[in-house]
Order: sequence, then structure tokens, then C1' cells
RNA sequence: GGAGUAGGGGAGGUGGUUGCUUCGUCCUCCGAAAGGAGGGACGGGGAGGAAAGUCCGGACUCCAAAGGACAGGAUGGUCGCUAGCGGCGACUUCGGGCAACCGAAGGAAAGUGCCACAGAAAACAAACCGCCCUGCGGAUUUAUUCGCGGGGUAAGGGUGAAACGGCGAGGUAAGAGCUCACCGGCCGGAUGGUGACAUUCGGCGCACGGUAAACCCCAUCCGGAGCAAGACCAAAAAGGCCCUCGAUGAGGCUGUCCGUCUCGAGGCGGGUAGGUCGCACAUCUUUCCGCUUCGGCGGGAAGUCAGAUAAAUAACCGCCGCCGCCUUCACCGGUGGUAACAGAAUCCGGCUUACGACCUGCUCCAGCC
RNA sequence: GGCGAGGUAGCUCAGUCGGUAGAGCGAGAGACUGAAAAUCUCUGCGUCGGCGGUUCAAUUCCGUCCCUCGCCA
Repeated sequence: GGAGUAGGGGAGGUGGUUGCUUCGUCCUCCGAAAGGAGGGACGGGGAGGAAAGUCCGGACUCCAAAGGACAGGAUGGUCGCUAGCGGCGACUUCGGGCAACCGAAGGAAAGUGCCACAGAAAACAAACCGCCCUGCGGAUUUAUUCGCGGGGUAAGGGUGAAACGGCGAGGUAAGAGCUCACCGGCCGGAUGGUGACAUUCGGCGCACGGUAAACCCCAUCCGGAGCAAGACCAAAAAGGCCCUCGAUGAGGCUGUCCGUCUCGAGGCGGGUAGGUCGCACAUCUUUCCGCUUCGGCGGGAAGUCAGAUAAAUAACCGCCGCCGCCUUCACCGGUGGUAACAGAAUCCGGCUUACGACCUGCUCCAGCC
Repeated sequence: GGCGAGGUAGCUCAGUCGGUAGAGCGAGAGACUGAAAAUCUCUGCGUCGGCGGUUCAAUUCCGUCCCUCGCCA
């Protein structure tokens, strides 16, 4: 100097004045009391690291529910941590990077599908050019070449993202795991490891393209909805299957009686507006000790730390600090600014995304001394 | 606050077991006409909302972010 990785921090600090919101105590007011909360005083608390996205997992509430299976969804190396997770940690293999470090992860020898264009051939492989052998015919420079056929060959060319192990030697008419060494692959054993796996020994010339963030298979897990869940109190107006009352009432079915329906008053009950709870002590925060490679676990101490409902958490001023500009040789002085992303709405654990200034630890590479 | 659906040409919409994207209206040009309308012929200019991943290959599959719309007392 350039990188990698892990963090800290986050209205700059402090004092004052005036407000907002919530809680506690007291006063006042209403009430016979229980109690209520219109007003006041004093005291305490008052946004975040992501409060965000709502991507996972829970708590909690209601609904459903013997148990099991199917369907559907999620996850996917191994071992652990955790209430749980798709989270976290350590390790394994592979890939990228000089390195620190970063990324990926079941099965393609169970089945099905797809592999455009190009190319001879794209999946129980395939002869376009080339190479080799050979038949017939032609040419001549007589052992070469040309044309038409038959056969062998996947070593070479060319196409493609991908062409059916790689490379060297032997071998062959030319070739070919045809044979051999090394590498790769498959199968089996031994040793080490909880395990993924590693090391090593032996065997098999090798039969097996890619794609599962295509269907699918295997293993594990999952009932549904969500605080606008849900519980309680409860108007006005209008309905109501219901109950009671009326004078022997009025009207309809009907001219009359019985019966029945409607009309009136009161009661009852359900829902709505509205209000109260859910709702702030919880899987919590800070700190110390011990255990653990790490994640985390066990124990002790201290703390209580926002609860609104159209939604409070603010405004102004002084001093100090920092930064910019003017002036100056400089100090002094003057003037302006004080910054990002963003804002609780039932709560908690994660992940992801956004983010200004400033600061720190560890590690790697290169150059110079 | 919670839950769900969508984003493709100027506008309204098709297109999904992945193979290089269309239709109608509109727009432009030409023909017809004295000139216009109607009619006929031709013409596509699209980062398939953005970014990253899987794959030989992504509008399509996966993740994440942005925007729009709907439902729930």
C1' cells in the first nucleotide's frame, strides 16, 4: 500500500424553559358506599439496531381432532447446540482464490421426461472428412495416383455446453484397455474416527453423459387460522322463533259462533356503534464465577426498562466539543452546520434487506528499510 | 396490524411441464381520393419490475428486494 474477517457505535455532550404520553402517591370534584376520573401538584419511565420485510420458528388464543394412512408442503454432507427453526457452531468432501478466506452439499447403476441450434452421430452410440486392408476400372514416372464399390478403425480433424476414462509405452494392416505402468473409476477387506470420512491392502480393464432450484425416490418434520386471535360489558333506532297483560278492545278470514292472524303496552334475548380486558415479569436485560474447541450449559448477584388507538416520545435557548467557510503568518475572532437508514402497535428467538461520520481487534499478500 | 393475488409493446391482455415472445386497439409509412374518413398492404422500437443463483440455455425454476391491487373488526 492492497485485501480478508470479526466487531463497537449510532437525536454529539451537558444545563435550563415550555409541552406530549403513561404509571404511582396526594389534593380536589362526583357518589350513601363500592368506586369513578373532569381538573391540579409532586415523583418515575418514554423507539431501534434494524422497531422494516413478514422469510422461518415458537409463546398465546379460538376452531377442529380416537388412532393410522393418502394427498399437499418444507428441509436435505456429518456430529452437536436449542423450547424450536430453513437458525447457530465445529468438522468432512468438492470448487474458487498466490494467501488470509469464501462458496456448494441426499439419490441420475428404481423408473419417466428433456438435451434447442450446430453436427455424420446427443444416449441399448455414431463412419462426414481422414487412416488401413481389399475388388473392379483408368492413368502413367511401375509403385504411386484417380474414380466406383466391400470391409476394418473412435487414434486424428471438424460441430457442440456436452462425443462413451486420461496420458505414455508396447502392440497392430491401421487401430482399439487389445496388453502394461501411473492417475481416475467400481467392488471387497483392514485400521483410525461417535460420524460424514480418511489412510492402506487386494481384486475388476472399466460396464455407468448432463439435468432432481423437471416429475420422482429415500429420510425427517408439519391439523387450521391468526391479537382485526379471543373474552367481557353494552346504547339509540329497527327487527325477533319467545313470555305476560288487556274489557267482553279494534280489524281481517266470514253474515254469525268457535278458532286463528294482525294491531297496542311491558318484559326477555341476540347482534351492531362504543367501551374494558387480552397488554407489558419474560423462553427477559446487565454482570460475575465455573464447565465447554465452539455453539451453549449450570450457579450467584442486581434490575423492572414505552404501552399509544389515528396513534405520545417534541420544540426553543445557553455553554462545551467536532466539521466547513471568511479573516490572519499563526492564535484570537466572525459565520453556518451538527448529519445515515429509519420510526414501536400482542410478545419472543433467528434470518434477510437498508444504513453517514468515527473507532477497534485478528489475519493474509506485495514492496521498501 | 395480519393474510392473499399480481407486475409482459404506448394501452388492454395471451404465452409456464425451460429452447430465444405474440394478439387486439393505438402509432408510423404506403395505396385508394381533388382532399379527408372508412377500407387494403406493410412496419415492433419489449433490459418480460430490479438484483443474484440453478442450468449448455430462464418471461418460465429458486432466493431476495421494489411497486400495485384485494380481503379480514
This is a predicted complex of two RNAs, RNase P RNA and transfer RNA, with 442 nucleotides together. Rfam match: Bacterial RNase P class A. The prediction has a mean pLDDT of 77.